[in-house]
RNA sequence: AAUGAACGCUGGCGGCAUGGAUUAGGCAUGCAAGUCGCACGAGAAUUUCACCUUCGGGUGAGAAAACAGUGGCGAAAGGGUGAGUAACACGUGAGUAUCUGCCUCCGGGUCGGGGACAGCCCGCGGAAACGCGGAUUAAUACCCGACGAACCCCAUGGGGUAAAGAGGAAUCGCCCGGAGAUGAGCUCGCGGCCCAUCAGCUUGUUGGCGGGGUAAUGGCCCACCAAGGCAACGACGGGUAGGUGGUCUGAGAGGAUGGUCACCCACACUGGGACUGAGACACUGCCCAGACUCCUACGGGAGGCAGCAGCUAAGAAUCUUCUACAAUGGACGAAAGUCUGAUAGAGCGACGCCGCGUGGGUGAUGAAGGCCGGAAGGUUGUAAAGCCCUUUUCUAUUCGAGGGAUAACCUUAGGAGGCAAUGCCUGAGGGAUGACGGUAGGGUAGGAAUAAGCCCCGGCCAAUUACGUGCCAGCAGCCGCGGUAACACGUAUGGGGCGAGCGUUGUUCGGAAUCAUUGGGCGUAAAGGGCGCGUAGGCGGAUAUGCAAGCUUGGUGUGAAAGACCGCAGCUCAACUGCGGGAUCGCGCUGAGAACUGCAUAUCUUGAGUUCAAGAGGGGAAGCUGGAAUUCCAGGUGUAGGGGUGAAAUCUGUAGAUAUCUGGAAGAACAUCAGUGGCGAAGGCGAGCUUCUGGCUUUGAACUGACGCUGAGGCGCGAAAGCGUGGGGAGCGAACAGGAUUAGAUACCCUGGUAGUCCACGCUGUAAACGAUGUGCACUAGGUGUUGGGCCGUUGAAGGCUCAGUGCCGUAGCUAACGCGUUAAGUGCACCGCCUGGGGAGUAUGCUCGCAAGAGUGAAACUCAAAGGAAUUGACGGGGGCCCGCACAAGCGGUGGAGCAUGUGGUUUAAUUCGAUGAUACGCGAGAAACCUUACCAGGGCUUGACAUAUACAGGAAUGCGCAUGAGAGUGCGCAGCCCUUCGGGGUCUGUAUACAGGUGCUGCAUGGCUGUCGUCAGCUCGUGCCGUGAGGUGUUGGGUUAAGUCCCGCAACGAGCGCAACCCCUGUUGUCUGUUGCCAGCAUUUCGGAUGGGGACUCAGACAAGACUGCCGGUGACAAACCGGAGGAAGGUGGGGACGACGUCAAGUCAUCAUGGCCCUUAUGUCCUGGGCUACACACGUGCUACAAUGGCCGGUACAAAGCGAAGCAAAACCGCGAGGUGGAGCAAAACGCAGAAAGCUGGUCUCAGUUCGGAUCGGAGUCUGAAACCCGACUCCGUGAAGGUGGAAUCGCUAGUAAUCGCGCAUCAGCAUGGCGCGGUGAUACGUUCCCGGGCCUUGUACACACCGCCCGUCACACCACCCGAGUUGGGGGCACCCGAAGUCGCUUGCCUAACCUGCAAAGGAGGGCGGUGCCGAAG
Repeated sequence: AAUGAACGCUGGCGGCAUGGAUUAGGCAUGCAAGUCGCACGAGAAUUUCACCUUCGGGUGAGAAAACAGUGGCGAAAGGGUGAGUAACACGUGAGUAUCUGCCUCCGGGUCGGGGACAGCCCGCGGAAACGCGGAUUAAUACCCGACGAACCCCAUGGGGUAAAGAGGAAUCGCCCGGAGAUGAGCUCGCGGCCCAUCAGCUUGUUGGCGGGGUAAUGGCCCACCAAGGCAACGACGGGUAGGUGGUCUGAGAGGAUGGUCACCCACACUGGGACUGAGACACUGCCCAGACUCCUACGGGAGGCAGCAGCUAAGAAUCUUCUACAAUGGACGAAAGUCUGAUAGAGCGACGCCGCGUGGGUGAUGAAGGCCGGAAGGUUGUAAAGCCCUUUUCUAUUCGAGGGAUAACCUUAGGAGGCAAUGCCUGAGGGAUGACGGUAGGGUAGGAAUAAGCCCCGGCCAAUUACGUGCCAGCAGCCGCGGUAACACGUAUGGGGCGAGCGUUGUUCGGAAUCAUUGGGCGUAAAGGGCGCGUAGGCGGAUAUGCAAGCUUGGUGUGAAAGACCGCAGCUCAACUGCGGGAUCGCGCUGAGAACUGCAUAUCUUGAGUUCAAGAGGGGAAGCUGGAAUUCCAGGUGUAGGGGUGAAAUCUGUAGAUAUCUGGAAGAACAUCAGUGGCGAAGGCGAGCUUCUGGCUUUGAACUGACGCUGAGGCGCGAAAGCGUGGGGAGCGAACAGGAUUAGAUACCCUGGUAGUCCACGCUGUAAACGAUGUGCACUAGGUGUUGGGCCGUUGAAGGCUCAGUGCCGUAGCUAACGCGUUAAGUGCACCGCCUGGGGAGUAUGCUCGCAAGAGUGAAACUCAAAGGAAUUGACGGGGGCCCGCACAAGCGGUGGAGCAUGUGGUUUAAUUCGAUGAUACGCGAGAAACCUUACCAGGGCUUGACAUAUACAGGAAUGCGCAUGAGAGUGCGCAGCCCUUCGGGGUCUGUAUACAGGUGCUGCAUGGCUGUCGUCAGCUCGUGCCGUGAGGUGUUGGGUUAAGUCCCGCAACGAGCGCAACCCCUGUUGUCUGUUGCCAGCAUUUCGGAUGGGGACUCAGACAAGACUGCCGGUGACAAACCGGAGGAAGGUGGGGACGACGUCAAGUCAUCAUGGCCCUUAUGUCCUGGGCUACACACGUGCUACAAUGGCCGGUACAAAGCGAAGCAAAACCGCGAGGUGGAGCAAAACGCAGAAAGCUGGUCUCAGUUCGGAUCGGAGUCUGAAACCCGACUCCGUGAAGGUGGAAUCGCUAGUAAUCGCGCAUCAGCAUGGCGCGGUGAUACGUUCCCGGGCCUUGUACACACCGCCCGUCACACCACCCGAGUUGGGGGCACCCGAAGUCGCUUGCCUAACCUGCAAAGGAGGGCGGUGCCGAAG
């Protein structure tokens, strides 16, 4: 785009079309083929006349004429359907051995006679259908005779064959012959479906001769003879199917289709058969058989809607039991006319196409309402309302023989064309008749009145917002949406599309170059046959001549109409219809041409081949021979192992192995040479020699003269394994055995070992049979190796030219890329093979081959939305290379064991608030949980609220104190108690009311901010350029170097940014300046304390400056960067430490710091209070403290810090207390006073290896301090008590220098509470190195990973379901062959029975012929 459609929602009108696609299932009822009395007999009712009459009627004649009959014509047309049919059925074009009623033309004829049968009547049988017998009768029914040709037969001549009459008439008929027209029969060329898993078919088969038969040819049929005929150009078989004009689609070529209309065919319940006839093997005829239905008196009968309506069944689905012969057409008839479900119309269905309408104009307060928005506002929307119009449509009424019709017919006049016609055209006069239908249309009246829906809005694809829902409900054509912010579900609003329709489903074509003729491919995506020889076929070199099959061109016939196209015209337009034109690319006939193909003839040598000469070679076959090695056997020497492995063991050896020597035997394979070297078609071929044999190459000459290329089938060759028979068997070695390994180990490893491997003969016929690249020919830059030749050159070379091979690199070109590139995957030609998404599956089945194994050929159901190729970036690897890091190693000290502290899990609980959870949670948020904090629990209270803003009203300060009550919050009472003012009020507060407050309620997966981690790792990117179809690459890789993408060099890159480093702070050295509260060398004083005067030298403080840059020297390196060593220097290669954290990762952490979207609560999830809890305790883990002791504990003496802190504070001296502490209060807002005694250390003493003079838990008692308050639940002191613990399993952590370890001091928080955190100083140790573990960086490689190896993914099993195959079998359908039976019927025969016409005969009778019966061939069903 289309549709004979169906389904869902909706539905105003008209025109034109169209409507049982399924069950060729079954059918009630009515109708669909009759007509002619001018062919004929008879003739009821009716009627006219005459007569008779019993007045009822009867008789005779006539008219008209029903039912039925004889006869003629029609019934073979029209109408329906598509079952069958793959066929001369259809289409197209030819042909002829034939027939042709009615029609036309021409010629001729129509004489004489005869006998019957229906009907009717009588009788009889039967339920019916229907029949039997007798008598009688007409014809245009039937028969005989005559004449008779142009007819037919034989052919000199002869023989044979006709007729019908009717009517008052005009006329209509009848018979014979000829011609035509029309229709039909038959034959042939060509054309149009699928399957080769249908490959061979055929006996009347193919042909002939002679018959029969037919309208006619013919094996159509029969007898005989011959053995043919068809088939890979697809016979035979199977499946499917009516064919065509056309229709739909498509740019076309094609593809699909064959409904309506038209032509042809076939069929008529199923199968068979003939009769009649001009025509049938006959839809509404006959006979037979079968199935089914109906009637029946059970004896028998009847029927055939695939005609028009209609019913039923099945189905998603397809109409009225209508009107009329008015028109067109048909049958009959002389005609009037009769008949006509053909046809013309109407009805039903939006099934389709076309047209019209459902109103038009105006109308902004942009109404109300809806929806969205925080609001402003936006949108629905000029849309509505309102106002002004119009009346197609509608309703009512009225007109309407107007058109379709100038019918036919009669009369008459004329005309054209044709061979002609029952014809045609035109004019005039007369002229009954309308189904549709009171229809089309017109007039009048009324009034916007009667008339809009459907689908969609994530992308493709035009058109969005809100709410609801929460992987539910649902959507979905594909991709895909939905798990709490859904533009995708549902609803609403808005919008988009189409519109009396709109969507959905089915089907066809298109897009699809996705079967590729136009117009595809096959190295790796699917696809080159394993290789050759060669048949058919396809294709084929040069020249000349001829022919004209192909080809080109002209004429001519045909190519039906309709349809399609163009133009014109008619319905108001259109759909629809009419007319004209062109076209119909085809086929036939007939001319012309000769370039190309073809055919024929003649010739040629370049393609191909032959002969001679030369050459290389693991080419093939057979035979003979050789040495090394291995194993075995025999013997000698010799002694304890050997062998094997990652390590072992099985195994072997004292019965003498292994090792070694000598001799012997056997089988197999041939080291070195050996080479991207050679040969072969491929498989493949390797010791040497001999014989036989195939192919190849080069050079030159001669010869043949297109002999060529390819190659479906076919034939042959064809690795390894395997099979058969017979040999052989050293080594190796499936199976098997044992030993190991392992969770297991039917494996990898080891020890053995059978088939096999070897030979001969036969089979198998497959491989990653690979260059994953078919064969042949030609053309298209080169360079460089190598093998075998030839020519030139040379002393020999080098080198140049050339032929045939074999490699590498590479240009153009090709390719998706990789790559190929004269050995093409380039450019062409010829021929063959093969492919068409993945899986199922190279499976099933069938067939062929095979001894078997199996091979060849080779599906479908079902299922998936991919499978796949090449390349890219990452990530990963029990891949590689390079390099880092307390990563390992080397060390020191710990953790894990104990007790305690602290955090977490778990458990418990009214509550034990919440968060953090591998590394990157767990002395974490918390830098202080007794109350408070506090978020939790119990109980008691409040509700504009504990807190903020605003407004209104009322009132008063707020607040403090006292009393009462209460656990408190609070409540009540009393007392005290404001500021400004313009005197209105304002500020402030309280109460009431309304907006609102409030939430540590949820979502860190809606977020901001902040933070952890990889990681202080050296990386991450950009611009421009270049390369690539692209992803992307290059830069950033490479060579060095560095802590570093640090720097240097190189380079299709050149630059730049974020990171690194540096800039900042602390610390280490020096200088300058300044010296108080700091310092004190010299001077003076001194109470001996830098205390005082004084001093700035020193220390120190704190500002500025200097200093370090690989700067210098030597070496290495590439003349670089840099590295190594050295000098100098306080410091040396980043001097040490800190702050500083790239692009990003982990949906990492945090909604409980804060902020914040959405959701939720609102007398509570808010808020206040009291008490409790966060401190629980069988357990488990993390982080710590203290220890286990002698490098120690205890006691005494004694020395040296730094950095901090202090006013609601630090607090000295002195006194009291054993002590915590108390009293006390000097001094100090601090380089001034205080905290403040540093400790380890040093020194002296003691303890002597023990659960201790170690260790201090736990518990008892007594106290101190803070604080309203230490019960739950603080710290400290003293006295007493004195637990575990004797250095800690597997495992695991930290640390590289002033570091680890060890020692103490301070600070924050804080009323009090530190083993934690943050700082400070004192004392003060080891690293060969980078193999391994972990993590990381760069390069490279593989990848089926990309949520990225914590990836991906395979198989078994269990359960359920689906599909297919097999399956003992069972069943249905179709077909074939053989045989039996054999209906109807044609044909043949016929001795029985019957017999009007004709013949003989006076007659009787006989004959000819016919019928019945019988029988034979064939023959459907069974």

The RNA shown here (small-subunit ribosomal RNA) has 1422 nucleotides and comes from an uncultured organism. RNAcentral holds the sequence, with entries from ENA and SILVA. Rfam family: Bacterial small subunit ribosomal RNA. Rfam links the family to the GO terms ribosome and structural constituent of ribosome.